Record summary:
The prediction has a mean pLDDT of 82. The part of an RNA shown here (large-subunit ribosomal RNA, domain I) has 554 nucleotides and comes from a Candidatus Omnitrophota bacterium.
[in-house]
Context: one part of a larger RNA
């Protein structure tokens, strides 16, 4: 030295836990911010580093409601307090809220540094520090001033404004821009895709919506989403590949204001010596639709129906309450039994789960049931106020123009120019106007449908950061989140970024007094405890690998 056995180290598998995670579900909730956000940065405890709270009123302060014996956080002790005169904790609603950050008085290399008015205290009277309130910019509203240039007008000052600005939920909506890798077995039209990504704006949802709409000679009547039709019909280097519509079934359910005509008011312009005439402007009434308004004429001026805003009531929500029923007897092993086993008893609208020294309906905590606000707060909302008729006649007047539409260039439509209608529009052109016009997939009658160039409109859909409850043939510590432990941390890069590793003693600390050996570290006694071969490098403790003993082999 190698084998082999035993017997130990080291090591950290594995096994058992679960304080974390992961997915989905139902209800909420869907913003938050110049009244200063999100986010931070300094501070505050007796002592006080860190995290967690909180703001110089600073682990808290007031009010009101819950609760009811302990409390002064994670977190031991010690000191010193509070507390049935009801603390502490839990809900509500206030009070305070340095600094820095859209950051807004002015700078600034954030948390820094300099200022201006106004008041109050302070001083004999200042002065400076210091305390209060208040000075960015933009819009909007009034108002003064007031240029090229007479009038005016821009501009400029002032006052007023709970108007903006900035965050975010990495989701999900809408618009402006927008690939390329692939595929097509190369590739260019084409496809990947109108994706990714960038950028603007919102909402709690967005967007669309009350036919210039489909259809077919029979009819539907806003819109959105689902199912179907249908991988049809079309579309395509007719290649990859793209891909409706009409109809049917469902969810949901709603419709409505302007412009104009005409009526009234009020302030002005321009022509004019004047009378006057002409084109406008504001406001307010009227109206709002394809059986049309104006106007004229006539009934009615009240019901009722719908909206729309509000009171008060309900009935949820944000703390919480009550809540049955075994201290029954024996028992093996055992440190331990009100939980195991045996025998016996009870409750059951509660045999859901969790704890408890190991396996408990009945020991606790709950669970079924049931009940419960002083204030905040969401949905109904009988009742309150607001708003909104009808028919007839057809003479005139209104019914949205650089629009419709055409050419030409482009995009959107399932439709790649095609026979291409339909929408959208960069440049040109450029109408009717109710005896009017748009539609029905080139056009062109006929025939049918519908009225465009102005708007608003809930549900039914689409997502989940966040809040409450709840489930899992979802991990269980190399898994599940990067993160079960103070992690987006240490760390590592100039910097955008990157990005870890770390859980378990025991029912209880009872965490080993005291006494040897050691400077210690550590180990031998004695003690705890079922166990210390559970002693804090702690459950269990596999292998690699290292020691030492026998025994063997060279």
């Nucleotide at each position: 030295a190698g084998c082999a056995c035993a017997g130990g180290g080291c090591g950290a598998a594995u096994g058992c836990c679960u304080a974390g995670g992961c997915a989905c579900c139902a209800g909420g909730a869907g913003c938050c911010g110049a009244a200063g956000a999100a986010g931070g940065a300094c501070g505050c405890g007796a002592c006080a580093a860190g995290c967690u709270g909180c703001g110089a009123a600073a682990a808290g302060c007031u009010g009101c409601g819950g609760g009811g014996a302990g409390g002064c956080g994670c977190a031991a002790a010690u000191a010193g307090c509070c507390a049935u005169a009801g603390a502490u904790c839990c809900g509500c609603a206030g009070a305070u809220a340095u600094c820095c950050u859209a950051a807004u008085g002015g700078g600034g290399g954030a948390a820094c540094c300099c200022g201006c008015c106004u008041g109050a205290a302070g001083u004999a009277a200042a002065a400076g520090a210091g305390c209060a309130g208040g000075c960015a910019c933009c819009g909007c509203c009034g108002g003064a001033u007031g240029a090229a240039c007479a009038c005016a007008u821009a501009g400029u000052c002032c006052g007023g404004c709970a108007g903006g600005a900035g965050g975010g939920a990495a989701a999900c909506g809408c618009g402006g821009g927008g690939a390329a890798c692939u595929g097509a077995a190369a590739c260019a039209u084409c496809u990947a895709a109108g994706u990714a990504c960038c950028c603007g704006c919102a909402g709690g949802a967005a967007g669309a919506g009350a036919a210039a709409a489909c259809a077919a000679c029979a009819g539907u009547g806003a819109u959105u989403c689902c199912g179907c039709a249908a991988g049809u019909a079309g579309u395509g280097g007719c290649g990859a590949g793209c891909g409706a519509a009409c109809g049917c079934g469902g969810a949901a359910g709603a419709g409505c204001c302007c412009a104009a005509a005409c009526c009234g008011g009020c302030a002005g312009g321009c022509a004019g010596c004047g009378a006057u005439g002409c084109a406008g402007g504001c406001c307010g009434g009227g109206g709002u639709a394809g059986a049309g308004g104006a106007c004229c004429g006539g009934c009615a001026u009240a019901a009722a129906a719908u909206g729309g805003c509000c009171a008060g009531g309900c009935u949820g929500g944000c703390a919480g309450c009550c809540g049955a029923g075994u201290a029954g007897c024996g028992g093996a092993a055992g440190g331990g039994a009100a939980g195991c086993c045996g025998c016996a008893g009870c409750c059951a609208g509660a045999g859901a789960g969790g704890g408890u020294a190991a396996a408990a309906g009945c020991c606790c905590c709950g669970u079924a049931g049931g009940c419960g606000a002083a204030g905040c707060u969401g949905a109904c909302g009988a009742g309150g106020c607001c708003a909104u008729g009808c028919c007839g006649g057809g003479a005139u007047c209104c019914g949205g123009a650089g629009u419709a539409c055409c050419a030409c260039g482009g995009g959107a439509c399932a439709c790649g120019a095609g026979a291409a209608a339909u929408c959208c529009u960069g440049u040109g052109g450029g109408a009717a106007g109710c005896a009017g016009g748009g539609a029905g997939g080139a056009c062109c009658a006929c025939c049918u449908c519908c009225c465009a160039a102005g708007g608003c409109u809930a549900a039914a859909u689409a997502c989940u950061a966040c809040c409450u409850g709840g489930u899992g043939a979802c991990c269980g510590a190399u898994a599940g989140u990067g993160a079960a432990g103070c992690a987006g941390u240490a760390c590592c890069g100039u910097g955008a970024g990157g990005g870890a590793a770390a859980g378990g003693u025991g029912a209880a600390a009872a965490g080993a007094a005291c006494c040897c050996c050691g400077g210690g570290a550590g180990g031998g006694g004695a003690g705890u405890g079922a166990a210390a071969g559970a002693g804090a490098a702690c459950c269990u403790g596999a292998a690699a690998c290292c020691c030492u003993g026998u025994g063997u082999u060279u």